Record summary: The part of an RNA shown here (large-subunit ribosomal RNA, domain I) has 540 nucleotides and comes from bacterium 1XD21-70. RNAcentral holds the full RNA, with entries from Rfam. Model confidence (mean pLDDT): 84 of 100.
[in-house]
Context: one part of a larger RNA
RNA sequence: AGCGCAGGGUGGAUGCCUUGGCACUAAGAGCCGAUGAAAGACGUGAUAAGCUGCGAAAAGCUUCGGGGAGGGGCAAAUACCCAUUGAUCCGGAGAUAUCUGAAUGGGGAAACCUGGCUGGGAAAACCCCAGCCGUCGUAACGUGAAUCCAUAGCGUUACGUCGGGAACCGCCUGAACUGAAACAUCUAAGUAGGGCGAGGAAGAGAAAGAAACAUCGAUUCCGUAAGUAGCGGCGAGCGAAAGCGGAGGAGCCCAAACCGCCAUGCGUGCAUGGCGGGGUUGCGGACUGCACAAGCGAACCGAUUUGCUAGUGGAACUGCCUGGGAAGGCAGGCCGGAGAGGGUGAAAGCCCCGUAGACGAAAGCAAUAGGGAGCGGCAGGAUCCAGAGUACCACGAGACACGUGAAACCUUGUGGGAAGCAGGGGGGACCACCCCCCAAGGCUAAAUACUCCUUAGUGACCGAUAGCGCAUAGUACUGUGAAGGAAAGGUGAAAAGGACCCCGGGAGGGGAGUGAAAAAGAACCUGAAACCCUGUGUUU
Numbered sequence: 001a002g003c004g005c006a007g008g009g010u011g012g013a014u015g016c017c018u019u020g021g022c023a024c025u026a027a028g029a030g031c032c033g034a035u036g037a038a039a040g041a042c043g044u045g046a047u048a049a050g051c052u053g054c055g056a057a058a059a060g061c062u063u064c065g066g067g068g069a070g071g072g073g074c075a076a077a078u079a080c081c082c083a084u085u086g087a088u089c090c091g092g093a094g095a096u097a098u099c100u101g102a103a104u105g106g107g108g109a110a111a112c113c114u115g116g117c118u119g120g121g122a123a124a125a126c127c128c129c130a131g132c133c134g135u136c137g138u139a140a141c142g143u144g145a146a147u148c149c150a151u152a153g154c155g156u157u158a159c160g161u162c163g164g165g166a167a168c169c170g171c172c173u174g175a176a177c178u179g180a181a182a183c184a185u186c187u188a189a190g191u192a193g194g195g196c197g198a199g200g201a202a203g204a205g206a207a208a209g210a211a212a213c214a215u216c217g218a219u220u221c222c223g224u225a226a227g228u229a230g231c232g233g234c235g236a237g238c239g240a241a242a243g244c245g246g247a248g249g250a251g252c253c254c255a256a257a258c259c260g261c262c263a264u265g266c267g268u269g270c271a272u273g274g275c276g277g278g279g280u281u282g283c284g285g286a287c288u289g290c291a292c293a294a295g296c297g298a299a300c301c302g303a304u305u306u307g308c309u310a311g312u313g314g315a316a317c318u319g320c321c322u323g324g325g326a327a328g329g330c331a332g333g334c335c336g337g338a339g340a341g342g343g344u345g346a347a348a349g350c351c352c353c354g355u356a357g358a359c360g361a362a363a364g365c366a367a368u369a370g371g372g373a374g375c376g377g378c379a380g381g382a383u384c385c386a387g388a389g390u391a392c393c394a395c396g397a398g399a400c401a402c403g404u405g406a407a408a409c410c411u412u413g414u415g416g417g418a419a420g421c422a423g424g425g426g427g428g429a430c431c432a433c434c435c436c437c438c439a440a441g442g443c444u445a446a447a448u449a450c451u452c453c454u455u456a457g458u459g460a461c462c463g464a465u466a467g468c469g470c471a472u473a474g475u476a477c478u479g480u481g482a483a484g485g486a487a488a489g490g491u492g493a494a495a496a497g498g499a500c501c502c503c504g505g506g507a508g509g510g511g512a513g514u515g516a517a518a519a520a521g522a523a524c525c526u527g528a529a530a531c532c533c534u535g536u537g538u539u540u
Stems, first nucleotide, its partner, number of pairs: 001539009015525001016490002020462002022459007029451002031164002039100003042055003046078001050074002061094006070082003105114003115133007134162001136160008168199001169197005179186001183233001209216002220247005230238002251443003254387001258277009282421001284385003287380004295375002300371002305367005311359002317332005333350002335339001341353003392416007402428001423438005477484002497524001500511004
């Protein structure tokens, strides 16, 4: 030195465990904000660095309920307090709520600096305290230039607005990689990204529809129709609709004609505007005449009913054995509308918490019953009304499953430009016949999408290199910054965490003691391998 055996060290795999995650289900909630949000800064404890809570009234204050013996958060120890005159704790409603932040008196390098007005601290100066003083919009009123009336402007008051939000939603804007085995039309994709806006949903929505000679009767969503009809360098690919079956179900209001009131303009007899009534449809309304209640009812009000936000009560077991410990074994019982689950020194229906079933609210919230503004009839047919730079056409685009095609329908940038009920649009160029419908105003629950969040629960989901990035941390750390972003769990049933003695400067160790175990001693469950060492056998 090699090989083997044995014993150690190091190391932290493996097994077991779970405070944490992941996915989903059923309910709920679904907006918050100038009554100052979200997010923060700084404070706040007897002692207090961090987290949590709270706000100069500061781990808290008041009140109403619950609850019933300990309590002063995580979190020990000491001190000092609180508590059956009911504390701590749980729930409802309030009070307080520094400074920053839309941040809003002005400024500003966020958490800082600095004003004005009014009132208070007896009074003056200072100082302190309280309230108010932002932009824009709308409305009313006042004031008021050039410029006579007026208008612009200015001011006051009232109301609104601003900012934030995980995903979902609408609109505007809008790629490329990629695919086409290259690539340009095409695709990816109206996706990603960007902007604006809204809500608990959004959008859509009561036919100028769909159909086909029969009809249906707003919209939305699901299944099917169907990878069909089609579109397509007819390549790659893209890809309907009717109909049928379901979920859900709801319909309404204006403009105008006409009537009334008021105002304005000037050219003084017309025009325009405002408000109220009337009216809303594929045949109707105004107008004239006759009737006038059932029913419906989405604004709003709203329970003594139901649910939510604390809770209450809730059956039934003992002995012996083993053991450190009984829930295990043995023996004999019991409950069960409860043998879900968790805990307890091991493996418990009957020990503890619970579970099934039952009950409960002073206060707040939600829902509903109920109430309810309002809506709500028939006939006549002369006259009047029924959404205009609109429909439509041309050109250029976009969007429709549809790439210009025979290309309708829909949207509209430019130009042209109707009819008006004997009217007008559509039925995939266009024409005829036939059929359907009434544009150019508006509103509208539900079925649908999503889950930052709350409650209850589930898992042929993970079990610490897994599972969220985090068993917690957006921390440590990196970066000028936007941003990037870790590692790290386990003594024991209980600290009983090793008094005391010895060696040592200490670290550490040897005794003693605790414990079932200390080869569980905090570098702490188990403790693999690599790697290191000691002893020994053997070979050279």